[in-house]
A computed fold for a 99-nucleotide RNA, annotated as Glycine riboswitch aptamer. Model confidence (mean pLDDT): 76 of 100. Its Rfam family is "Glycine riboswitch aptamer". From the family's description: This family represents the bacterial glycine riboswitch. The model forms 90% of the base pairs in the Rfam consensus.
RNA sequence: UUGAUCCCGCGCGGGAGAGUGCCCCCGUCGCCAGCGGUGGCCGCCGAAGGAGCAACUCCUCCCCGGAACCUCUCAGGCCCCACGGACCGCGCGGACCAG
Numbered sequence: 001u002u003g004a005u006c007c008c009g010c011g012c013g014g015g016a017g018a019g020u021g022c023c024c025c026c027g028u029c030g031c032c033a034g035c036g037g038u039g040g041c042c043g044c045c046g047a048a049g050g051a052g053c054a055a056c057u058c059c060u061c062c063c064c065g066g067a068a069c070c071u072c073u074c075a076g077g078c079c080c081c082a083c084g085g086a087c088c089g090c091g092c093g094g095a096c097c098a099g
Stems, first nucleotide, its partner, number of pairs: 001099003007094008019042001021041003025037004043078003049074001050072003056066002
């Protein structure tokens, strides 16, 4: 200095699901209604995280290890918006390898 795979980080873009249920209280309003907020109850979702099994992977084999968007729903979430969001695309940087 160039290039490739994988890993890590950053930026941008895309990114789903599930009740605007019931009740008390509070706020707004002259009152009711409506709207909003906290709490409780039941129902529901899964793609942060977590946990479990395990296809698979590592090894001659076994053990150990790694391991899902599968399962559980602890956490989180369930009008719209916002936030969050696994994962995908592009760009940049780092590490590693090769020339």